A computed fold for a 381-nucleotide RNA from a Limnochordaceae bacterium, annotated as Bacterial RNase P class A. Model confidence (mean pLDDT): 75 of 100. Rfam family: Bacterial RNase P class A. The family's RNA type in Rfam is ribozyme. The organism belongs to Limnochordaceae, within Bacteria.
RNA sequence: CCAGUGGGCCGGGAGGCCGCGAGCCGCAGCCCGGAUGGCCGGGCCGGCUCGAGGAAAGUCCGGACUCCAUAGGGCAGGGUGCCGGGUAACGCCCGGCGGGGGCGACCCCAGGGAAAGUGCCACAGAAACAUACCGCCGGCCACGGUCGCUCGAGCAAGGGCGGAGCGAGCCGGCAAGGGUGAAAUGGUGAGGUAAGAGCUCACCGGCGGCCAGGUGACUGGCCGGCCGGGUAAACCCCACCCGGAGCAAGACCGAGUAGGAGGGGCCAGGAGGUGGCCCGCCUCGAUGCCCCUCGGGUUGGUCGCUGGAGACGGGCGGUAACGCUCGUCCUAGAGGGAUGGCCUCCCUCGACAGAAUCCGGCUUACAGGUCCACUGGCUAU
Numbered sequence: 001c002c003a004g005u006g007g008g009c010c011g012g013g014a015g016g017c018c019g020c021g022a023g024c025c026g027c028a029g030c031c032c033g034g035a036u037g038g039c040c041g042g043g044c045c046g047g048c049u050c051g052a053g054g055a056a057a058g059u060c061c062g063g064a065c066u067c068c069a070u071a072g073g074g075c076a077g078g079g080u081g082c083c084g085g086g087u088a089a090c091g092c093c094c095g096g097c098g099g100g101g102g103c104g105a106c107c108c109c110a111g112g113g114a115a116a117g118u119g120c121c122a123c124a125g126a127a128a129c130a131u132a133c134c135g136c137c138g139g140c141c142a143c144g145g146u147c148g149c150u151c152g153a154g155c156a157a158g159g160g161c162g163g164a165g166c167g168a169g170c171c172g173g174c175a176a177g178g179g180u181g182a183a184a185u186g187g188u189g190a191g192g193u194a195a196g197a198g199c200u201c202a203c204c205g206g207c208g209g210c211c212a213g214g215u216g217a218c219u220g221g222c223c224g225g226c227c228g229g230g231u232a233a234a235c236c237c238c239a240c241c242c243g244g245a246g247c248a249a250g251a252c253c254g255a256g257u258a259g260g261a262g263g264g265g266c267c268a269g270g271a272g273g274u275g276g277c278c279c280g281c282c283u284c285g286a287u288g289c290c291c292c293u294c295g296g297g298u299u300g301g302u303c304g305c306u307g308g309a310g311a312c313g314g315g316c317g318g319u320a321a322c323g324c325u326c327g328u329c330c331u332a333g334a335g336g337g338a339u340g341g342c343c344u345c346c347c348u349c350g351a352c353a354g355a356a357u358c359c360g361g362c363u364u365a366c367a368g369g370u371c372c373a374c375u376g377g378c379u380a381u
């Protein structure tokens, strides 16, 4: 210098004038209400401070908080899934193990069980819990097995005996070779065989046993010819986890109507109790409770509403995620929903994009700029 990998930050800036929302302070003056010697509260007005994000997005996970509610157990249902650690918790994060990709820095994947059971493996192919299509080898002298062709030493001259080869057919052996396929009786090589096959051997793979190391996932060594498979993000089995509803949750104040009409059920073996079912538990008992249908009133105000599993900095522990401790700081709370308008200058000429109870994650979108570490290549010293 070029190419790449992993991670962090910014994401228009500066100035001026006017205008928004929240909080605090002031209150000379003006207005309203109360009080009536004073004064209190509010508004106008003035000042100060703060005011959208790394994703505010998706609503995919986990919670905090509120209510049911006093709320236990089980079934069904749902979620996670290598090991260890972190966390309030998680399907998240960190570190490892195994497998795969890459020259490398790095990146990607994921429980066990197919021998508990049930499914599926289309098409092609002979055959996919099964098997011989092509093919290879041997025989046809098998106590008169078959057919055709060729050869030509011998015997023979009645045109036959006998031999060899090829082909067809038949019988036997084979699953090594070829084809089909995602996958075909572990793979490669050697020996052996009539031809072959773990038939034997070497190495590798799977499986089983023993020993050693590691918290563990796993790893290493030795022994054994034991050797048809795949699929469980198919049903299933196994381990662990899970009440429901949600800030339009919920609490209070105020106001107002119709304390409405009709129907049905019910005495402990009944009715009701925030997903379904069962058991348990709790409440209620006809002047009561529950369910269904129709109809009326309230659409006001305050709280919840932002001080947090908070942010930043130092130290210590830990490989790290993170934890402990000390110090500093307070950084939006709207309510048809606050950030706008105008002017000047700069230049990287501006991407994705606006809080609505709040937080921890994941996922998706993102013009441009910048920083750190590492890998490969080239060059110079």
Base pairs, nucleotide, nucleotide: 001377002376003375004374005373006372007371008370009369010368012346013345014344015343016342017341018340020051021050022049023048024047025046026045029044030043031042032041033040034039053352057363058362060361061360062359063358064357065246066245067244068243072279073278074277075276077242078241079240080239081238082096083095084094085093086092098109099108100107101106112237113236117235118234119231120230121229133178134177135174136173137172138171139170140169146168147167148166149165150164151163154161155160186204187203188202189201190200191199205227206226207224208223209222210221211220212219213218250303251302252301253300260294261293262292263291264290265289266288270284271283272282273281310329311328312327313326314325315324316323317322